A computed fold for a 348-nucleotide part of an RNA from Marinobacter maritimus, annotated as small-subunit ribosomal RNA, central domain. Model confidence (mean pLDDT): 91 of 100. The source organism's lineage runs through Bacteria, Pseudomonadati, Pseudomonadales, Marinobacteraceae and Marinobacter. Rfam family: Bacterial small subunit ribosomal RNA.
Context: one part of a larger RNA
RNA sequence: CUGGGCGUAAAGCGCGCGUAGGUGGUUGAGUAAGCGAGAUGUGAAAGCCCCGGGCUCAACCUGGGAACGGCACUUCGAACUGCUCGGCUAGAGUGUGGUAGAGGGUAGUGGAAUUUCCUGUGUAGCGGUGAAAUGCGUAGAUAUAGGAAGGAACACCAGUGGCGAAGGCGGCUACCUGGACCAACACUGACACUGAGGUGCGAAAGCGUGGGGAGCAAACAGGAUUAGAUACCCUGGUAGUCCACGCCGUAACGAUGUCAACUAGCCGUUGGGGAUCUUGAAUCCUUAGUGGCGCAGCUAACGCACUAAGUUGACCGCCUGGGGAGUACGGCCGCAAGGUUAAAACUC
Numbered sequence: 001c002u003g004g005g006c007g008u009a010a011a012g013c014g015c016g017c018g019u020a021g022g023u024g025g026u027u028g029a030g031u032a033a034g035c036g037a038g039a040u041g042u043g044a045a046a047g048c049c050c051c052g053g054g055c056u057c058a059a060c061c062u063g064g065g066a067a068c069g070g071c072a073c074u075u076c077g078a079a080c081u082g083c084u085c086g087g088c089u090a091g092a093g094u095g096u097g098g099u100a101g102a103g104g105g106u107a108g109u110g111g112a113a114u115u116u117c118c119u120g121u122g123u124a125g126c127g128g129u130g131a132a133a134u135g136c137g138u139a140g141a142u143a144u145a146g147g148a149a150g151g152a153a154c155a156c157c158a159g160u161g162g163c164g165a166a167g168g169c170g171g172c173u174a175c176c177u178g179g180a181c182c183a184a185c186a187c188u189g190a191c192a193c194u195g196a197g198g199u200g201c202g203a204a205a206g207c208g209u210g211g212g213g214a215g216c217a218a219a220c221a222g223g224a225u226u227a228g229a230u231a232c233c234c235u236g237g238u239a240g241u242c243c244a245c246g247c248c249g250u251a252a253c254g255a256u257g258u259c260a261a262c263u264a265g266c267c268g269u270u271g272g273g274g275a276u277c278u279u280g281a282a283u284c285c286u287u288a289g290u291g292g293c294g295c296a297g298c299u300a301a302c303g304c305a306c307u308a309a310g311u312u313g314a315c316c317g318c319c320u321g322g323g324g325a326g327u328a329c330g331g332c333c334g335c336a337a338g339g340u341u342a343a344a345a346c347u348c
Stems, first nucleotide, its partner, number of pairs: 003320004007302002012316001014201004021194003025088007033081002035077004040072003049065006091191001092188004096183004103177007110154001115149007125136002162169002206247006215241002220236004257315006265293012277280001297304002321348003330341004
């Protein structure tokens, strides 16, 4: 010396499941592939290196040695890794009893509000803005009362509250269904971790077919503003937003991959369990989450700090100056929009 990194400088796949592969708890025995030691054979010569010798020296020539980092065979060893057999229970899982929850799906149902329609009351305005106008209204609007229709979303509760792998999930009820947590035992006996390819899920927008359409609202029309105004503001308004089925596969943030172990404390909060007494809206302990501060340590700093960005291990992904460019070409996927994989010339 045998690269350094990935919260914010380039860099963690959006998130799961899982194939190959990599890695793997504890104990006994065997084996001897890896591993260690010894012997033997081979590793041509020349060259390189070391010690000598010969040309007056040197280059050069020459003798001996070392080296040839390797391979094969053989003997021995058995700690570690592997393999085979057997055991264990601390990892992982199953069972039992409970708990919390906007986790998912289907069906039904409720009230407030907006809009439209019908009827009554009622009369000249309403609406909108910085100010206006377009617009609506004597064919009776706005306002107000009663009724009806229809669609979409669920005020308060509501909370650095909860659930979910992520995207995400919020009225109520029923049914179907996934996961998590806690307690005490019983059982299986390493069944585990990660995961190239693969496969599934994946907001919004968008696409296809058929429905639906209250409000909102790209495009579009009109009114204003302005030097102009293809905008911001106003009046309208179609796709869309909603439902069913099928595509699309992007943003996806904690800008922090997953799993495991270890490493001061203090304060809050959610779910569960236990103990204590002074029985309380109590205190303490413990466990699984979720927040705030903070030591050591880390960091370029900011900051992180048992939910690590600390100390370590296993496996995967990714980065390697800016622009060109997440582009071209080709492949794969898609109905399309496009997605994914992914350069170079040139230039600074």